[in-house]
Background
The prediction has a mean pLDDT of 81. This is a predicted structure of a 116-nucleotide RNA (SAM riboswitch aptamer (S box leader)) from Planococcus koreensis.
RNA sequence: CUCUUAUCAAGAGAGGCGGAGGGAAUAGGCCCUGUGAUGCCCAGCAACCAACAAGCGCAGCUUGGAAAGGUGCUAAAUCCUACAGAUCCGGCACGACGGGAUCUGGCAGAUGAGAG
Numbered sequence: 001c002u003c004u005u006a007u008c009a010a011g012a013g014a015g016g017c018g019g020a021g022g023g024a025a026u027a028g029g030c031c032c033u034g035u036g037a038u039g040c041c042c043a044g045c046a047a048c049c050a051a052c053a054a055g056c057g058c059a060g061c062u063u064g065g066a067a068a069g070g071u072g073c074u075a076a077a078u079c080c081u082a083c084a085g086a087u088c089c090g091g092c093a094c095g096a097c098g099g100g101a102u103c104u105g106g107c108a109g110a111u112g113a114g115a116g
Base pairs, nucleotide, nucleotide: 001116002115003114004113005112006111007110008109013042015041016040017039021032022031023030026082027081028080029079043074044073045072048070049069052064053063054062055061056060078108083105084104085103086102087101088100089099091097
């Protein structure tokens, strides 16, 4: 880097360092930020993997508690929208068309686990 698979509306500091932008990428919004953000350390949250216990139709699966092991995470739904479909609203005499709302799916992304 590519592929497979699971999850992504919950949770997590009034600490230290540090000083300017930050919220993945493009665009448009909307936000956070010298009342020191992003980041690093500590602390914490969760419980994917591993470990442990029990059960079963026992190369494994399910459930459970713990968390000192490997990761992850700690503003806002993955901050929101971009593509497709459905329903509704309102503009218009109707249609075409463009606008808005909700839902579903997809794309992209993040993280874990496995494979190349």

The organism belongs to Planococcus, within Bacteria. It was read from a public genome assembly, where an Rfam model found it. Its Rfam family is "SAM riboswitch aptamer (S box leader)". Rfam describes the family as follows. The SAM riboswitch is found upstream of a number of genes which code for proteins involved in methionine or cysteine biosynthesis in Gram-positive bacteria.